[in-house]
RNA sequence: ACGCUGGCGGCAUGCCUUACACAUGCAAGUCGAACGGCAGCACGGGUGCUUGCACCUGGUGGCGAGUGGCGAACGGGUGAGUAAUACAUCGGAACGUACCUUAUCGUGGGGGAUAACGCAGCGAAAGCUGUGCUAAUACCGCAUACGCCCUGAGGGGGAAAGCGGGGGAUCGAAAGACCUCGCGCGAUUAGAGCGGCCGAUGCCUGAUUAGCUUGUUGGUGGGGUAAAAGCCCACCAAGGCGACGAUCAGUAGCUGGUCUGAGAGGACGAUCAGCCACACUGGGACUGAGACACGGCCCAGACUCCUACGGGAGGCAGCAGUGGGGAAUUUUGGACAAUGGGGGAAACCCUGAUCCAGCAAUGCCGCGUGAGUGAAGAAGGCCUUCGGGUUGUAAAGCUCUUUUGUCAGGGAAGAAACACCGGCUCUAACACAGUCCGGGAAUGACGGUACCUGAAGAAUAAGCACCGGCUAACUCUGUGCCAGCAGCCGCGGUAAUACAGAGGGUGCAAGCGUUAAUCAGAAUGACUGGGCGUAAAGGGCGUGUAGGUGGUUAAUUAGGUUUGAUGUGAAAUCCCCGGGCUUAACCUGGGAAUUGCGUCGAAAACGGAUUAACUCGAGUGAGAUAGAGGGUUGUGGAAUUUCCGGUGUAGCGGUGAAAUGCGUAGAUAUCGGAAAGAACAUCAGUGGCGAAGGCGACAACCUGGAUCUUAACUGACACUGAGGCGCGAAGGCGUGGGGAGCAAACAGGAUUAGAUACCCUGGUAGUCCACGCAGUAAACGAUGAGAACUGGCUGUGAUGUGUAGGGAGCAAUCUCUGCAUGACGUAGCGAAGCUAACGCGUUAAGUUCUCCGCCUGGGGAGUACGGCCGCAAGGUUAAAACUCAAAGGAAUUGACGGGGGCCCGCACAAGCGGUGGAGCAUGUGGUUUAAUUCGAUGCAACCCGAAGAACCUUACCUACCCUUGACAUCCUUGGGAGAAGGCAGAGAUGCCUUUGUGCCGAAAGGAACCAAGAGACAGGUGCUGCAUGGCUGUCGUCAGCUCGUGUCGUGAGAUGUUGGGUUAAGUCCCGUAACGAGCGCAACCCUUAUCCUUUAUUGCCAACAGGUUAUGCUGGGAACUUAAGGGAGACUGCCGGUGAUAAACCGGAGGAAGGUGGGGACGACGUCAAGUCAUCAUGGCCUUUAUGGGUAGGGCUACACACGUGCUACAAUGGGUCGUACAGAGGGAAGCCAACCCGCGAGGGGGAGCCAAUCCUUUAAAACGUCUCGUAGUCCGGAUUGGAGUCUGCAACUCGACUCCAUGAAGUUGGAAUCGCUAGUAAUCGCGAAUCAGCAAGUCGCGGUGAAUACGUUCUCGGGCCUUGUACACACCGCCCGUCACACCAUGGGAGUGGGUUCUACCAGAAGGCGGUAGAUUAACCUCGCAAGAGGGGAUCGCCGACCACGGUAAGAUUCAUGACUGGGGUGAAGUCGUAACAAGGUAGCCG
Repeated sequence: ACGCUGGCGGCAUGCCUUACACAUGCAAGUCGAACGGCAGCACGGGUGCUUGCACCUGGUGGCGAGUGGCGAACGGGUGAGUAAUACAUCGGAACGUACCUUAUCGUGGGGGAUAACGCAGCGAAAGCUGUGCUAAUACCGCAUACGCCCUGAGGGGGAAAGCGGGGGAUCGAAAGACCUCGCGCGAUUAGAGCGGCCGAUGCCUGAUUAGCUUGUUGGUGGGGUAAAAGCCCACCAAGGCGACGAUCAGUAGCUGGUCUGAGAGGACGAUCAGCCACACUGGGACUGAGACACGGCCCAGACUCCUACGGGAGGCAGCAGUGGGGAAUUUUGGACAAUGGGGGAAACCCUGAUCCAGCAAUGCCGCGUGAGUGAAGAAGGCCUUCGGGUUGUAAAGCUCUUUUGUCAGGGAAGAAACACCGGCUCUAACACAGUCCGGGAAUGACGGUACCUGAAGAAUAAGCACCGGCUAACUCUGUGCCAGCAGCCGCGGUAAUACAGAGGGUGCAAGCGUUAAUCAGAAUGACUGGGCGUAAAGGGCGUGUAGGUGGUUAAUUAGGUUUGAUGUGAAAUCCCCGGGCUUAACCUGGGAAUUGCGUCGAAAACGGAUUAACUCGAGUGAGAUAGAGGGUUGUGGAAUUUCCGGUGUAGCGGUGAAAUGCGUAGAUAUCGGAAAGAACAUCAGUGGCGAAGGCGACAACCUGGAUCUUAACUGACACUGAGGCGCGAAGGCGUGGGGAGCAAACAGGAUUAGAUACCCUGGUAGUCCACGCAGUAAACGAUGAGAACUGGCUGUGAUGUGUAGGGAGCAAUCUCUGCAUGACGUAGCGAAGCUAACGCGUUAAGUUCUCCGCCUGGGGAGUACGGCCGCAAGGUUAAAACUCAAAGGAAUUGACGGGGGCCCGCACAAGCGGUGGAGCAUGUGGUUUAAUUCGAUGCAACCCGAAGAACCUUACCUACCCUUGACAUCCUUGGGAGAAGGCAGAGAUGCCUUUGUGCCGAAAGGAACCAAGAGACAGGUGCUGCAUGGCUGUCGUCAGCUCGUGUCGUGAGAUGUUGGGUUAAGUCCCGUAACGAGCGCAACCCUUAUCCUUUAUUGCCAACAGGUUAUGCUGGGAACUUAAGGGAGACUGCCGGUGAUAAACCGGAGGAAGGUGGGGACGACGUCAAGUCAUCAUGGCCUUUAUGGGUAGGGCUACACACGUGCUACAAUGGGUCGUACAGAGGGAAGCCAACCCGCGAGGGGGAGCCAAUCCUUUAAAACGUCUCGUAGUCCGGAUUGGAGUCUGCAACUCGACUCCAUGAAGUUGGAAUCGCUAGUAAUCGCGAAUCAGCAAGUCGCGGUGAAUACGUUCUCGGGCCUUGUACACACCGCCCGUCACACCAUGGGAGUGGGUUCUACCAGAAGGCGGUAGAUUAACCUCGCAAGAGGGGAUCGCCGACCACGGUAAGAUUCAUGACUGGGGUGAAGUCGUAACAAGGUAGCCG
């Protein structure tokens, strides 16, 4: 300030914007005791007379206008300008000062004018002119001169005004003289206060402003001022200021103070107080004590107004007020009562200063809007699990109180002075004055004041914001990424505590919120008090100037430092103690404080200065040592290439594979020779040297530095180092050489969707040398230089000393090896310590000191503009607008990698058989349709839900019907219920008729049932599987997933669970800061394989007996098989080997079975918002004569096509004919169905048996044996179609299965691709069951026959463990870059264009003061003159000159705005093109 709201009082505050423009009124006058006077008013007097009118009269009170004096320079306003002519603090000397105070001395005597006024005139007005009269405290001489001023020290110069009161003596006609008092005046002195001037210190930002300055700096001499001074002028000199920031630009009034802060600081400069500046804009002077003057003057300019068009007038940034601007700021009020100011002797006058009132919740402070009681916890509202909860003692009701407000009454203080009266003193005096010793009148704007009393009466008085977290406060409804919210994070896509409303709550309260701003928190600019290896940040490296810092001892000094005293630091404010308003805010007295500056002392530790010394720092000398240190010149061999010659023949070369290229004109290969250029293998090493860049064959010359030893010399000579100067990889540039190899650009060949790349073949600059430029790198140890201190261990380079040993040499000595030790360099590891962590760790990133450089969120941007450098490329210095809420570091857990290691799986490989091609079946997509109901959709949808759609099912469509409903509960009424028949209709349904009188009972009734009615409600396969439960799939039967305690880590987390072995297994063993445990694994369960035992029918039949053509058929048996119970068995138990003496593995024995024997059930923590609202359940939503219910018909069975899953085949390991043999597991009463008969057959008839170890299903089929077919679209294959039938069923048309006859399609083994399977498995063969009236090529089971192969883990897929990288965490189906296209935004360039500011040169020159002046005019004074008058001095006007404002011209500088076009930048859910980066990112990346 705005929004909503608003009861009272006190005290404050109130144009922050346009220093924009202003209507109207007021804001500075006063003095008659300075003066002449008198227009108007009043009184008095006079005249006239129509006795209430006219006229006259300065006589009185007074007084317009005028002369004169004082004031108007104060008070009041504003902050434009000003970065220093300002301000603040402290000093200084060369000044002025009206009024006031103090002191001394005067105040004598003259003169001439002039306004007013009169007359005349001009003009619209404003105003002006001429002439005549007049006064003064107006003006001018003369006299005098204590002070004063000047001086050549003799002297010279210069004043004044009167007015009022009183009066004894004297004089006078009077006035008066005279005296006295007061005021005034003149000269001088001192003071106070005020003002002018000078100096020091302090005082914003920018260096993308680095040089500025000619009156500039100083001197001399003049001028000038109140006064110092280049303040001004002439001359002389050439200075002065500046990285301690001059100059320039931007911004700004300064201060006391205010806000904030623990403080240091930071921001600000309203009200109040001090100073400054300004007054429409610019310039100028006048007057005056004081101004260059807010309500004065002159000029110029802009603007406004008046005008008779000739000319005039004006300046609110005084108080009110108006317009405008703006988010925004008040009344055209009252009074001089108080305080103060001006004038006056005073009364008094003036005062928008001031004091008050008004307006504004603008702020601060205080008060109130009631208090007590009151549970039926009322009603209403809201919520609800419907029980209740909450609003809530809140309300109502009852009992009280009366602040505020209303009405009435009373009622302070602000006001006592001046004046006046009296007394006293002074005096000649009763004047005057003084004293303040008394007395004492009057005076109040505010004001209907404050305050007090009384009356009635709860009566007159509560809102605002918020309620997701931060941050106190939660629910419902509506809305449905909409509408909206939002300070930050973020809410809203149908269950929103975040939107909107409501209920409730929280906070503050006459206010509450919002916005803007400042400080704090922010140690986030770090003085107090930060950093720079990787987060932003060490200069690429050296040298060195200024500067900063500096070893030991002593003396002196006292500028720094410490301390004492003193002056100042205005008041107010802040703080403390008091006092006054009922309290508080507020006001007020005293104190403290004011951290500062000045002056005078003191001290001498520290640092400074000066002096004298010292040797440890530093340097020099002497003696040794190592080295790719640098430069120049020369020398060498290997290799490449080219050339020449020889041998030799068809290729060479190159790649993932190729091609371009070279080669029969002889290449490559090979031998010999020659040339040229560049680089120096091995040695060679976390080896050496250098400041860094960097330095590598050998030799010579020149040359820099380092280290060790010694302790002779110097005596702090040192460290660092802004600027400066030098060096500085690669690439690049210039000139001239050189050019073998390599190789940007370029060309060709490949690769690719493309390939301006990676790969290949060529190839030019360049790479090399000389000279010059350039000056940057991921110039890195991402670590500035120097110094000191702080445990160690292990290497290595060169070296000193001691010691032990060896070699060479005659010896001196040289040399080798080892140990100990000193100092120097270079590496690895580590204590303490540090660090966010990683890590660093005597070579510090530890502990300290000195100096330099640098940083302050990401992007924009190391970019733009400007400057400097460069030939250019470019370098260096270096922003802003705008935009985001992050960017970044280190580490952690995952996930991922076209990273690595280990391991597993029918994962590959090795095999067998399929799919993909054909026909058919079936499911899906698509299409079609009135409907083709719905769901399932990579693996993990697609013979899936559906274990079986002709009706039904059925959810879909069409048509026709019903509306408490087909179904549940409750209520009322009636009734038995029910059954049958007829008619209409497609049926549901409707109509009609007939029949029928139930059960229990304690006899009251009850339980079922039906119909009708009303309403609560039913109903929904309607939506949401992304609101859910349950169930399920999948990774995956993969071996994993976790916890407790402990330990480690700042923490996330780690450890355990990693490691060595081993396993199917996180299985087990060992090791181990871990020790244990849980869910998983395994085992326990079922089944199967062996044996024992018990039992023995419907099963079995060895022995005995009987019988039959034959058969366990019978007696009987309980051995066997089998069945069903119970046990046994297998555990790496035993042996050998391997292993670590372990776990375990390998082999073996025994055994029916051997290392989890085979199979099954069993599925950890979790993942996929996986699937299912159509199994069921369920929140919410939707529907209610319909999205519910019923019926009939149709559809789910459609058909150009595409895919999945299957069946049957393509044939001879086969088809066909005939014959023969052997299962298991099931099922059976609306059932399985035998024998027997009929039918070619499906099937029909028939009826025995069986509720099933008894009967039936039930002939199993492949197989085996015999015959046939002979490689063909067939004796393969069976689709399709025609005909005839059977069965089920109310009904086979749409739309069933099967049978027979006939027909006889495609298909001759299947492209790319792809699936299953490791043993009783694949393959192949049949059988059964569920569903089911009927319908299987599907599903689930059952047995028969019965293989092949596995070297192995490189590759594909999936998984496990460890490790590594990561810019991923929605986790690679990730992330992410750039161009282009579109929209918007800010910005750079830009032919220019338009403003502002400013500099230089020139033109011009108003007013004004100064200077000049020969023109004009002229009272006082002087001289002359009797006078008239003349002259002089001076003055005024005019003219001239210099200065100068406005204005103009020209050329710049700078800044702002704008500009066709243009450059990049930023932002923007789903645009285009590619895929550069992050994994080895698929060519490692990055810097120049």
A computed fold for a 1488-nucleotide RNA from an uncultured bacterium, annotated as small-subunit ribosomal RNA.
Rfam family: Bacterial small subunit ribosomal RNA.
Its mean pLDDT, the model's own confidence on a scale to 100, is 84.